RNA sequence: UGCUGAAAAAGGCAAACCCGCCGAAAGGCGGGGACGCAAAGUAACCGGUCUAAAGGAACAGACGUUCCCAUGACAGCGGGGCCGCCAGC
Numbered sequence: 001u002g003c004u005g006a007a008a009a010a011g012g013c014a015a016a017c018c019c020g021c022c023g024a025a026a027g028g029c030g031g032g033g034a035c036g037c038a039a040a041g042u043a044a045c046c047g048g049u050c051u052a053a054a055g056g057a058a059c060a061g062a063c064g065u066u067c068c069c070a071u072g073a074c075a076g077c078g079g080g081g082c083c084g085c086c087a088g089c
Stems, first nucleotide, its partner, number of pairs: 002089004012037002017032006035076001041082002045079003048074003055068005
């Protein structure tokens, strides 16, 4: 430096669910909790997924209803980027 993750050590993270807070929502943060994870570290570049406040459109013409839309999200959906612990080769 590259590949691999069977066993081990030091350890790390934390799904669902519950509580509190933020948010229009998706979702996020903190506490509890562990389904899992060798990158479940990091970052929205590509694809994908979720949401639709503002804005636009239709209906309505008073409240409003429906549709479109990311500038909002998801890295624990896939690919690629960057960085990294231990062990083996």
Predicted 3D model of an 89-nucleotide RNA (c-di-GMP-I riboswitch aptamer) from a Betaproteobacteria bacterium. It matches the Rfam family "c-di-GMP-I riboswitch aptamer". Rfam links the family to the GO term cyclic-di-GMP binding. The source organism's lineage runs through Bacteria, Pseudomonadati, Pseudomonadota and Betaproteobacteria. Of the family's consensus pairs, 100% are formed in the model.